[in-house]
């Protein structure tokens, strides 16, 4: 200096916005008020549905390796399975993020 590998699913959290849901405010339904229903319309607002981690967690799978069992295929057991700083900018979809470009560009 070039190439490959470093893989994958599942739940769950960090985070994330607004479709649906709720909630808050304000307007109408003539109704004195109070409560309630409907219906508009405004605000991420603590949440629920959503969306979600190469470099967070948990499993489960794959890999490798020893021993053991089997005539083969295999299969059971134990161990193993490192490191990871990271823009800007684009994109999905209602939307947005630590999600995708991307273990990228750079950095060291």
């Nucleotide at each position: 200096g070039u190439g490959g590998g470093g893989c994958g699913c599942a739940c769950c959290u960090a985070g994330g916005g607004u479709u649906c849901c709720g909630c808050u405010c304000g307007g109408a339904c003539c109704a004195a008020a109070g409560c309630g229903u409907u219906c508009c319309g405004a605000g991420g607002c603590u949440g629920g549905u959503c969306c979600g981690a190469g470099a967070g967690g948990u499993g489960c799978a794959g890999g490798c390796g020893g021993c053991c069992g089997g005539a083969c295929g295999c299969g059971g057991u134990c161990g193993u399975u490192c490191c990871a700083c990271g823009g800007c900018g684009g994109g999905a979809g209602a939307a947005a993020a630590g999600c995708c470009c991307g273990g990228g560009a750079g950095a060291c």